[in-house]
Molecule: transfer RNA
Organism: archaeon GW2011_AR19
RNA sequence: GCCUGGGUAGCUCAGCCUGGAUAGAGCGACUGCCUUCUAAGCAGUAGGUCAUGGGUUCAAAUCCCAUCUCGGGCA
Numbered sequence: 001g002c003c004u005g006g007g008u009a010g011c012u013c014a015g016c017c018u019g020g021a022u023a024g025a026g027c028g029a030c031u032g033c034c035u036u037c038u039a040a041g042c043a044g045u046a047g048g049u050c051a052u053g054g055g056u057u058c059a060a061a062u063c064c065c066a067u068c069u070c071g072g073g074c075a
Stems, first nucleotide, its partner, number of pairs: 001074007010027004020058001029045005051067005
């Protein structure tokens, strides 16, 4: 340099192909219940510029372009 996979909550990930209602799950955090206390269990709450910028569209996490960044392959 070329090809290719990834970047979404504190962590691990789904959703993207086939655009559509307030963007989800598990774990973790916090609050409450339960318990003599803790753990476990149950209920709930908070937490997201969907890597960045631009474009297309009535509408973009999702499509297109560029950039940044991490991994793999080829030379």